[in-house]
RNA sequence: AGAGUUUGAUCCUGGCUCAGUAUGAAUGCUGGCGGUGUGCCUUAGGCAUGCAAGUCGAACGGUCUCUUCGGAGACAGUGGCAGACGGGUGAGUAACACGUAGGAAUCUACCCAGUAGCGGGGAAUAGCCUUCCGAAAGGAGGGGUAAUACCGCAUACGCCCGCAAGGGGAAAGAUUUAUGACACUAUUGGAGGAGCCUGCGCGCUAUCAGUUAGUUGGUGGGGUAAUAGCCUACCAAGACAAUGACGGCUAGCCGAUGUGAGAGCAUGAUCGGCCACAAGGUUACUGAGACACGGAACCUACACCUACGGGUGGCAGCAACCGGGAAUUUUGCGCAAUGGACGAAAGUCUGACGCAGCGACACCGCGUGUGGGAUGAAGCUUUUCGGAGUGUAAACCACUGUGGCGAGGGAUGAAGUUUUGACAGUACCUCGCUAGAAAGCACCUGCUAACCACGUGCCAGAAGCCCCGGUAAUACGUGGGGUGCAAGCGUUAUCCGGAUUUACUGGGCGUAAAGGGUCCGCCGGCGACCUGAUAGGUCUUCUGUUUAAGCCUGAGGCUCAACUUCAGACAGGCAGAAGAAACCACUCAGGAUUGAGUAUGUUAGGGGAAGCUGGAAUUCUCGGUGGAGGGGUGAAAUCCGUAGAUAUCGAGAGGAACGCCAAUCGCGAAGGCAGAGCUCUGGAACAUUACUGACGCUCAGGGACGAAAGCUAGGGUAGCAAAAGGGAUUAGAGACCCCUGUAGUCCUAGCCGUAAACGCUCCUUGCUAGCUGCCUUACUUUUGUGGGGUGGCGUAAGCUAACGCGUUAAGCAAGGCGCCUGGGGAGUACGACCGCAAGGUUAAAACUCAAAGGAAUUGACGGGGGAGCGCACAACCGGUGGAGCGUGUGGUUUAAUUCGAUACAAAGCGAAAGACCUUACCUGGGUUUGACAUGUAACUGCACGUCUUAGGAAAGUAAGAUUUCUUCGAGAGUGUUACACAGGUGUUGCAUGGCUGUCGUCAGCUCGUGUCGUGAGACGUCCACUUAAGUGUGGUAACGAGCGCAACCCUUAUCUUCAGUUACAAGUGUCUGAAGAGACUGCCCUCGCUUCUUGAGGGAGGAAGGAGAGGACGACGUCAAGUCAGCAUGACCCUUACAUCCAGGGCAACACACAUCCUACAAUGGAGCCGACAACGGGUAGCGACGGAGUAAUCCAGGGCAAAUCCUUUAAACGGCCCCUCAGUUCAGAUUGAGGGCUGCAAUUCGCCCUCAUGAAGUUGGAAUCGGUAGUAAUCGCAAAUCAGCAGGUUGCGGUGAAUACGUUCUCGCUCCUUGUACACACUGCCCGUCAAACCAGCAAAAUUAGCAGCGCCCGAAGCGGGUGACCGUAACCGCAAGGAACGGCCCUUCUACGGCGAGGUUAGUAAUGAGGGUUAAGUCGUAACAAGGUAGCCGUA
Repeated sequence: AGAGUUUGAUCCUGGCUCAGUAUGAAUGCUGGCGGUGUGCCUUAGGCAUGCAAGUCGAACGGUCUCUUCGGAGACAGUGGCAGACGGGUGAGUAACACGUAGGAAUCUACCCAGUAGCGGGGAAUAGCCUUCCGAAAGGAGGGGUAAUACCGCAUACGCCCGCAAGGGGAAAGAUUUAUGACACUAUUGGAGGAGCCUGCGCGCUAUCAGUUAGUUGGUGGGGUAAUAGCCUACCAAGACAAUGACGGCUAGCCGAUGUGAGAGCAUGAUCGGCCACAAGGUUACUGAGACACGGAACCUACACCUACGGGUGGCAGCAACCGGGAAUUUUGCGCAAUGGACGAAAGUCUGACGCAGCGACACCGCGUGUGGGAUGAAGCUUUUCGGAGUGUAAACCACUGUGGCGAGGGAUGAAGUUUUGACAGUACCUCGCUAGAAAGCACCUGCUAACCACGUGCCAGAAGCCCCGGUAAUACGUGGGGUGCAAGCGUUAUCCGGAUUUACUGGGCGUAAAGGGUCCGCCGGCGACCUGAUAGGUCUUCUGUUUAAGCCUGAGGCUCAACUUCAGACAGGCAGAAGAAACCACUCAGGAUUGAGUAUGUUAGGGGAAGCUGGAAUUCUCGGUGGAGGGGUGAAAUCCGUAGAUAUCGAGAGGAACGCCAAUCGCGAAGGCAGAGCUCUGGAACAUUACUGACGCUCAGGGACGAAAGCUAGGGUAGCAAAAGGGAUUAGAGACCCCUGUAGUCCUAGCCGUAAACGCUCCUUGCUAGCUGCCUUACUUUUGUGGGGUGGCGUAAGCUAACGCGUUAAGCAAGGCGCCUGGGGAGUACGACCGCAAGGUUAAAACUCAAAGGAAUUGACGGGGGAGCGCACAACCGGUGGAGCGUGUGGUUUAAUUCGAUACAAAGCGAAAGACCUUACCUGGGUUUGACAUGUAACUGCACGUCUUAGGAAAGUAAGAUUUCUUCGAGAGUGUUACACAGGUGUUGCAUGGCUGUCGUCAGCUCGUGUCGUGAGACGUCCACUUAAGUGUGGUAACGAGCGCAACCCUUAUCUUCAGUUACAAGUGUCUGAAGAGACUGCCCUCGCUUCUUGAGGGAGGAAGGAGAGGACGACGUCAAGUCAGCAUGACCCUUACAUCCAGGGCAACACACAUCCUACAAUGGAGCCGACAACGGGUAGCGACGGAGUAAUCCAGGGCAAAUCCUUUAAACGGCCCCUCAGUUCAGAUUGAGGGCUGCAAUUCGCCCUCAUGAAGUUGGAAUCGGUAGUAAUCGCAAAUCAGCAGGUUGCGGUGAAUACGUUCUCGCUCCUUGUACACACUGCCCGUCAAACCAGCAAAAUUAGCAGCGCCCGAAGCGGGUGACCGUAACCGCAAGGAACGGCCCUUCUACGGCGAGGUUAGUAAUGAGGGUUAAGUCGUAACAAGGUAGCCGUA
């Protein structure tokens, strides 16, 4: 510090995800030691048991025990002090609760200091004794008793009240050797503590906008330690709030902690400060201090005891338990230390605290050995079978002892002279023994360090994101190996970071999300020049404070570290003091004119409002003429018309809109505004001087305006026209087209308040090259120069992701407002406000996806455009599709009908020949190192082979006979056995090589350098002309080059030369072979072709003329095209079988469908007889002449020929003569019968041929479709390959030999340029909505449940305060006494907790049902959008 992910690729925008650190964590696997920390985050749920606050006999009277009788000790009670600290928790609290800085109207026990005192009396009471009630807890009566308990009196320096005079008010002793020390009373001051007040700071929410009656203030009174509506009576009507009151939700606050470069963001465990609370509430008492965790009273809930009458309790103290939960410890030891309470002290108490225990929960440290050791062992993994890896790793040898075990010693912590250690016989030290007990976890496609094998086969699974897995998975599982960290390692959760992805530092708004529809304008924010004052902001210095701890720096102590001790320190905040005056500026004063405005004079305009008025046109009405159609469309029909339309003429009615002018124009804030004239009225510009003197800019909330559609009421209605009706189109047509047609469109009055309300560009101000139009204005008038407005261009610069913007900025700056933060859900739900309604404004969440998007690029595509080509269409000729038959395919059948090819580009294709063989298929019979190859070992020493026999379908099996070479040994060869292996037409052409098809013989496909662009890419390859051609020429940021084109190659047409046997009678050269020549737009003409080239047309010559004809030759690539069955080959599979041998069968089946030939349907023909003319080829297991036999196929015999020699070999169509005369025929030949021939072991399944007989369909073929542009089509035969035999197929050969092409509109295909695109698997693309199905979350909803906060009324405990009485009670004071004063109880009452009733509010849960939304490989219906998407699309409205 970045990375992955949108695309075919690119740049940008933008989200999602990852790498880092951290944690009071949890969880999976694993686990050696020690130190230091840390440990209920959930139910402020409930709690058994034990402990956590007592102490003082030097305050007091007693009781008990002991006694050496001196006394000592213990204890209930009275009394004092403490119990308000310490410890826990975070429920409540959005607050002066907290933090920080200040303030004045206060109190303060214990402690310190000062001053002054401590005299003299009295009356009770607990304990105790006794009587009684009660289960208990506890209580009542009587008697007597003490005090540092209580009450008077005296005194009063301070003190209190009071203006003063004056008045008031205290005490306690105990111990003792003690005048001391302690205690007590009053008072002053201090220290520490506490209470109160204030400025500032400190969450979310406006879908909470108004709140408040003790409320705000005053006066009197009360009250408090103290101020105060703190309380009360009266008076006034205030107080708070957009700088967010009130309400709702959430939350203890801080020092600090985590993270971050920082600014920040998040958190508030442990430690420290403050606050609040103590089962849920209310209340006071005591006290210096409480409204009191281990005190009291009352209410409630819960729990326990009970004799049912009544009582008792409060772990959010330490342990422990139950429950909850993903989850959090011991019912330990000790007061030795530190600290606290009491005490004069000894001391007692202390779950504070110090320690120990449990937990890898965290941090830190250490160890699991160290050195040597190659035969690179074994095992495992892998392999190209050679090896490689694990790996010096192990074994083995030597050594060490952190740790472990045993033994011995043994602390600091203790202050303070003695005594005192829970931890602890611990840390640590010494000695001895022992390599022995001690390594795992995650990951290995990319991000991200680390790869192989096997298994699996879109399964099982993985996954943080992109994604992996459908038979060769580095992504699943396992193994080996490797990488990382290490007593831990992964996962999950959460915070910060990365994220400049809320942007203060540090973002944006033309098209990506985002400028409000427009203007006015209060608050607010900001504001031009000069001078002076001031000192608010600002700046400087100083002071105080910001607890300690933490962080940082430097030292020290634990062996180091973590940890800890000491010292130091910055920044920042707040407050105070002193100063500065440049800047901003409050405030004050003065001045100036440039911003702004006013006056005067002109000017332009479709600016606005209200009357009035005009002509053209449409429609309607009336009348005339006229007589059959009109209208409408792609074509039609509905419709109008003989009741007279359309057309035409005249007259009239009525409504709406304003032609030409007119423009790229003008005006207005925007919406918007257009015939003419009048009236009223707003704004702008220019010119000139004068005036005011900063009066300004922008604006949340607010107000006004605001197209169309729509709404209300009343008018109006010619044309047009939602809805509606009809006609067409269509598979359908609720549309597009046509005929009608109502709201509406128009006016008046009112509402609505939205638009793609757009320049998709907020307003104001300043600055930054130009060129060129238009409108308006002033001055000049040659025409220019200024001002204002409105356009175009532009690499000025600059900006931008690019497109583009560019003085009318999207440039450079300033001020203000509005808005944005991934897509969908959704501009939706709920709530609120507005509206008559329609609806508008404001405006979420759950859930879901990893994208959505912008600009540009290359392709592809378009029922976009332009140019061009092709037997592509058109023209012409002949076919196919109908018939019969052949062949191939599908399907069906079958034991098998082997397999493959199967849109063009499969289907007379692989197969240039299926009777056996072939053969791969089926049935049956055999063989198992094998039919075939190589090697090793052993055995046999004999060949192999041939023949015979047995049975057998054969293969093969069994038996017998015969038989080699030799250097006699090994050996060659052969056989048998065993092991390696052979073998496979078994699978995968989607693992492959090679080969092939197709686009397409189409003219394209690229590269180097350079230039342009951020980049993908572009230019070159474009444009003009031209060509069969990216063929060529010119232009040009291109210049060159390559693969293609062309040419070179072969055949052929003409000629020449040479050589010629086997051709030929000869001679020759028509024939054969070889070598050359020839054609290049070279020459001429024309062009209304041309800049230049190129080219087109014509002509001459020539055998041939513009590529002469034909062939071979197939660029980059496409189709996962075809082929594992031609061959080769990876992987997988079979191995007495998926191998191999044999016999027979099948590949030849047959309701059918398709493809492709052949033969025909006849007279341009058929049959017969006669007569001509080829070429390419082939031939010895062959071609086979001549001759003979046979009706013929063929046979007998066999000259010649290894071929220009012989044979194949009579070519046929054609020509001549003759017959047939239009018919299912003298056409056609299928089918069938009989008899023959040939090949071959073999002709039945299943060959070919001949003769005789038989004589089917068929009379030119529907929709549709194929081939062909010249020696071509058509037609005619011949040969060859394969081959024993079999050709209607294929490949070649020659013979005869046409017709037509206007042309490129259309069909198909292709090439180039351009354009649009939401396509890129690329239009067989993409994609929308309803319906049907499943699941999910939210919304509405009759109702129902629960909570919360308030309101009204009722009830009213305890308690403080108040009141009253003919009631009850009472020791201190007064009084001789009676009695009094005073107090308490009872009673009444204000306030009030709990509780009850009622009407509402609000939040949450549940919910029949309803509507919409989202998601889900292959459902239905259509085809809305993307191309002119086939009716351009989109926005608002009905």
Molecule: small-subunit ribosomal RNA
Organism: uncultured bacterium